The RNA shown here (SAM riboswitch aptamer (S box leader)) has 95 nucleotides and comes from a bovine gut metagenome. Its mean pLDDT, the model's own confidence on a scale to 100, is 76.
């Protein structure tokens, strides 16, 4: 940088102990009935190997494990404060 994909899945554990939800606003949340991190357990998005050609099924190598990417901002449509698009930006895989 480029190409896919992002409304679904996934602990009443253990250890630490105060912030946390991607960057910047604005909101909402989740947290001592442990956040967040780490380990284990789980999930199953890519990619790798077989066997197959609708798809299996196991290993590994990232990835994930609140709450649509928690919603919004940039623009358009319907509508009268709500909903749908498409784009920015992210976030993961693969080159």
């Nucleotide at each position: 940088c480029u190409c896919a994909u992002c409304a679904a899945g996934a602990g009443c554990g253990g250890c630490u102990g105060a912030g946390g939800g991607a960057a910047c606003a604005g909101g909402c949340c989740c947290u001592g009935u442990g956040a967040c991190g780490c380990c284990c357990g789980g999930c199953a998005a890519c990619c790798u190997a077989u066997c197959g050609a609708c798809g299996a099924a196991a290993a590994g190598g990232u990835g994930c494990u609140a709450a649509a990417u928690c919603c919004u901002g940039c623009a358009g449509g319907u509508a009268u404060u709500a909903c749908c698009u498409g784009a920015a930006a992210g976030a993961u895989g693969a080159g």